[in-house]
């Protein structure tokens, strides 16, 4: 420098145009003499910005970032 992939709760994975969802973990209840394990609940995210759309995590452009491949 030139290219292609990725960016989604605290971790870690999903959702290809219409109400963002499990898992863990984190609170709170239950159960236990207590804890742990199980069971019920609750909080909690779409990397910035622009544009296309009736509507964008999704498409488009750019700028951050990370990874990988040429040189």
């Nucleotide at each position: 420098g030139g290219g292609u992939g990725c960016g989604u709760c605290g971790u870690u994975c999903a959702a290809u145009g219409g109400u963002a969802g499990g898992a863990u973990g984190g609170c709170c209840g239950g159960c236990u003499c207590c804890a742990g394990a199980c069971c019920g609940g609750c909080a909690g995210a779409c990397g910035g910005g622009g544009g296309u759309u009736c509507g964008a995590u999704u498409c488009c452009c750019u700028c951050c970032g990370c990874a990988c491949c040429c040189a």